[in-house]
Formats: sequence, structure tokens, C1' cells
RNA sequence: AGUGUGCUUCGGGGUCAGUGAAAAUCUGAGCCGGCGGUUAGAGUCCGCGACCCGAGUUUGGACACCGCAUCCAGCGGUGAGACUGAAUGAGGUUGAGCUGGUGAAAUUCCAGCACCGACGGUAAUAGUCCGGAUGAGAGAAGCAGACG
Repeated sequence: AGUGUGCUUCGGGGUCAGUGAAAAUCUGAGCCGGCGGUUAGAGUCCGCGACCCGAGUUUGGACACCGCAUCCAGCGGUGAGACUGAAUGAGGUUGAGCUGGUGAAAUUCCAGCACCGACGGUAAUAGUCCGGAUGAGAGAAGCAGACG
């Protein structure tokens, strides 16, 4: 050099107007874009995270049997795997871009025109308001020490 370990910190953004009894949800015009990768920089390419579903596994309760105790209240062990709670979780699901230019190389830059955005809530339909979330996390940075 490198390879483990422990700890700490960080780790999601975005509005106004009009109509109307009522809409930041409709209409009009805006605005926003997690993480890693990619010979050149990505909301749209590849992969990941979160949200949603979830086999299996572990464990507690209730249940059964045995022993102790037996006024009440219970305690310990073993078992079954149908009920129930929690943790973990293989795997599943999960939106959207083309053309031209430059160049060695770009669906990533420039130009043009587009497109996408979970779930629950709401006196009117939500990427943008409220909520799960002072959560979780892909990851990022630093400190310490060990092997070498």
C1' cells in the first nucleotide's frame, strides 16, 4: 500500500393567480429532483434505498403435559406448531426522453421540444399542503486502534 474492527457526525427538494359556497388538489402559468455507477457532469441509462407485498427463521403470550407449591398468587422444565404479538427477512412490485450539435468518448454537456412522480387525509380530484417522519436509509466524511 492494503485488509478487518469500533466510534462519531452528516444524509430530500418544490407556489402564485383565476373560477367557485368550498380547491396551494380543478384551470393557467411556475417550481422541485435521494444514493452509487457510467472513457464527460443523469429526475428519464444501469443498479440501490425508502414506501407497498412477503415465504422462511427466531422469540414472547395463550395452549398441553410433568414437577414444586397450593389460602391467594404462581414458579420451573418439556412439547405442539392450529391462534396471536414482535424482530429479522429470501424474494416480489416499483414512474418517465427523444432529436440535433460538439467531441476520442456524452439518452449525462449545449440547443430544441417532451415526459414522470407511492400510500393515507382533506367542506373540491395533491410531485408541491397535512401525516407515518425528531422515522428509516442507499451512502458520504472523519476519528481511534489492530493486522501488515
About this RNA:
FMN riboswitch aptamer (RFN element) from an uncultured Micrococcales bacterium, 148 nucleotides, folded computationally. Of the family's consensus pairs, 100% are formed in the model. The coordinates come from a structure-prediction model, not an experiment, and the mean pLDDT is 85. It was read from a public genome assembly, where an Rfam model found it.